[in-house]
Context: one part of a larger RNA
RNA sequence: AGUACAUGAUGGAUGACUUGGUAGACUCAGGCGAUGAAGGACGUGGUAAGCAGCGAUAUGCUUCGGGGAGCCGCAAACAGGCAUCGAUCCGGAGAUUUCCGAAUGGGAAAACCCACCUAGGGUUAUACCUAGGUAUCUCACCCUGAAUUAAAUAGGGGAUGGGAAGCGAACGUGGCGAAUUGAAACAUCUAAGUAGCCAUAGGAAAAGAAACCGUAAGGGAUUCCCCCAGUAGCGGCGAGCGAAAAGGGAACAGGCUAAACUUCGGCACUUGUGCCGGAGGGUUGCGGGACUUCAAUGUGGGACGAGGCGAGAUAGUCGAAUGGUAUGGAAAGGCCAACCAAAGAGGGUGAAAGUCCCGUACGCGAAAUUUCAAGACGCUCUAGAAGUAUCCCAAGUACUGCGGGGCACGGGAAAUCCUGCAGGAAUCUAGCCCGACCAUGGGCUAAGCCUAAAUACUCGAGUCUGACCGAAAGUGAACUAGUACCGUGAGGGAAAGUUGAAAAGAACCCCGGUGAGGGGAGUGAAAUAGAAUCUAAAAUCAUGUACUU
Numbered sequence: 001a002g003u004a005c006a007u008g009a010u011g012g013a014u015g016a017c018u019u020g021g022u023a024g025a026c027u028c029a030g031g032c033g034a035u036g037a038a039g040g041a042c043g044u045g046g047u048a049a050g051c052a053g054c055g056a057u058a059u060g061c062u063u064c065g066g067g068g069a070g071c072c073g074c075a076a077a078c079a080g081g082c083a084u085c086g087a088u089c090c091g092g093a094g095a096u097u098u099c100c101g102a103a104u105g106g107g108a109a110a111a112c113c114c115a116c117c118u119a120g121g122g123u124u125a126u127a128c129c130u131a132g133g134u135a136u137c138u139c140a141c142c143c144u145g146a147a148u149u150a151a152a153u154a155g156g157g158g159a160u161g162g163g164a165a166g167c168g169a170a171c172g173u174g175g176c177g178a179a180u181u182g183a184a185a186c187a188u189c190u191a192a193g194u195a196g197c198c199a200u201a202g203g204a205a206a207a208g209a210a211a212c213c214g215u216a217a218g219g220g221a222u223u224c225c226c227c228c229a230g231u232a233g234c235g236g237c238g239a240g241c242g243a244a245a246a247g248g249g250a251a252c253a254g255g256c257u258a259a260a261c262u263u264c265g266g267c268a269c270u271u272g273u274g275c276c277g278g279a280g281g282g283u284u285g286c287g288g289g290a291c292u293u294c295a296a297u298g299u300g301g302g303a304c305g306a307g308g309c310g311a312g313a314u315a316g317u318c319g320a321a322u323g324g325u326a327u328g329g330a331a332a333g334g335c336c337a338a339c340c341a342a343a344g345a346g347g348g349u350g351a352a353a354g355u356c357c358c359g360u361a362c363g364c365g366a367a368a369u370u371u372c373a374a375g376a377c378g379c380u381c382u383a384g385a386a387g388u389a390u391c392c393c394a395a396g397u398a399c400u401g402c403g404g405g406g407c408a409c410g411g412g413a414a415a416u417c418c419u420g421c422a423g424g425a426a427u428c429u430a431g432c433c434c435g436a437c438c439a440u441g442g443g444c445u446a447a448g449c450c451u452a453a454a455u456a457c458u459c460g461a462g463u464c465u466g467a468c469c470g471a472a473a474g475u476g477a478a479c480u481a482g483u484a485c486c487g488u489g490a491g492g493g494a495a496a497g498u499u500g501a502a503a504a505g506a507a508c509c510c511c512g513g514u515g516a517g518g519g520g521a522g523u524g525a526a527a528u529a530g531a532a533u534c535u536a537a538a539a540u541c542a543u544g545u546a547c548u549u
Base pairs, nucleotide, nucleotide: 001548002547003546004545005544006543007542008541009540015534016498017497020469021468022466023465024464025463026462027461028460029458030457031167032166039100040099041098042055043054044053046078047077050074051073052059061094062093063092064091065090066089070082071081072080105114106113107112115134116133117132118131119130120129121128136164137163138162139161140160141158142157143156144155171202172200173199174198175197176196182189186236212219213218223250224249225248226247233241234240254450255449256448257394261280262279263278264277265276266275267274268273269272285428287393288392289391290390291387292386293385294384300381301380302379304378305377310372311371312370313369314368316364317363322337323336324335325334338355339354340344346358347357348356399423400422401421402420403419404418405417409435430445431444432443433442434441485492486491505533508520509519510518511517
């Protein structure tokens, strides 16, 4: 020096565990905010650094319910208190709620500085203190008021009354809109109307009651799913892109205006017309309505409103049934003998409990706030027949040309849809469409508006589930985690769980520096469970023994 073994040290793998995650199902909720939000700063405790709670009424105040013996958070201790005259705790409704923050009296380097007005306090008088108010835009209303001597409008002002703003995970609609990439290069094309940015809304949004689809048969608003179908097509006919109808389902719901005409009010003048406003009327495509003439009395509906019963939500409550025995530190495990079960879900208890505890099943329960369907009530909507001369049926619209976009469709034979520029109709003997266009045939009625459900999503609340993870996993975060720390900043971003059933957490003695650490003693089932604490592998180190050199 090496090898082997033994005993220790070091180290923290492994096993076991789970407070935390993760994926979903169902139900709820789908918003908060000038009555000041989200998010913070600073305070607040007897001792108080952190987290959590709260706000100068500050670890809390009031009240109404629940509950029933302990309580003063995590978190010990001391000191001091509270509580059957019902505390702590749980729930409903209130009060308080510093300063910053949309931040809104003005300013500012957020949590700070400086004001003015009114009222009150205070002072001899200032000072100072308290309460309230003082931003902007917009709508209504009021007062004014040009060009255009009037009127009107634009504009200006207001001590009045409403509204807006800002935040929020995804989902929605609209506007703007890439590139990597693929095409084995690349330019049309693709990626993709994606990412991103902006605007804005709702609990959903959007769409929506045929100027439809289709083919010679018919269907009958929209939305979503399956299928049609990787079909028909489009495409440097490359890469790729990619329908629709029909069929089967989910869910179903239809309404209101404009106009003609009648009437009321106002204004204007050409005195029976025009314009404006209100009311009636009217809403359709086997065309409808106005207009004229007849006719019927009640039928069906509502997406509107308020409150009562009822059913839920936000605290709770009742709740069956086991003993013995040996082992053991401890029985719930073994053995013996019982019982309950509308309850043998689950968790805990000194090892493994239907009958010990919390619960579970079946039932019961609300002073207060709140949600909901059906029915009744109120309110409200609702119809027919015939006639034909006249009138009406959404205009810078339809359509055309040019330039674009969007349709699965890249300009193509390219319809249909949207529209920047130019032109520019018709009113039912009308107009649009049926994939160039024409004919025949057929369908529909544009240029106004609204509309539940089926659909999308989950920041959040509750219940439940897992051939999901089990501390290098699972969220980055099981623990004071978006913390410590790093960075000027945007931003990046950890490590860190386990004594024991119970602290019973080692009185006392000894060595030692009044140490660190250790040895006795004691506790405990165990201390090689001693706080650097369950288990305790390997690398590595030390000591001892044996052997080899």